[in-house]
RNA sequence: GGGAGAUUAACUCAACUGGCAGAGUGCCACCUUGACGUGGUGGAAGUUGUAGGUUCGAGUCCUAUAUCCCCCA
Numbered sequence: 001g002g003g004a005g006a007u008u009a010a011c012u013c014a015a016c017u018g019g020c021a022g023a024g025u026g027c028c029a030c031c032u033u034g035a036c037g038u039g040g041u042g043g044a045a046g047u048u049g050u051a052g053g054u055u056c057g058a059g060u061c062c063u064a065u066a067u068c069c070c071c072c073a
Stems, first nucleotide, its partner, number of pairs: 001072003005068003010025004019056001027043005049065005
């Protein structure tokens, strides 16, 4: 230098053919316990890496760009 993949909640990851952004872990509150832990119920937490474009509508399609990883030279 060329090519492929990844980037979504604090962390690990889903999200089908473009149609309401979710789960587990963690966190907070309550219940349970003599207490802690386990267990149960509820809740908070998101500029989907960044900037544009297409569309009635974009995590998803297009362009540019950043970081990480792999392959080729």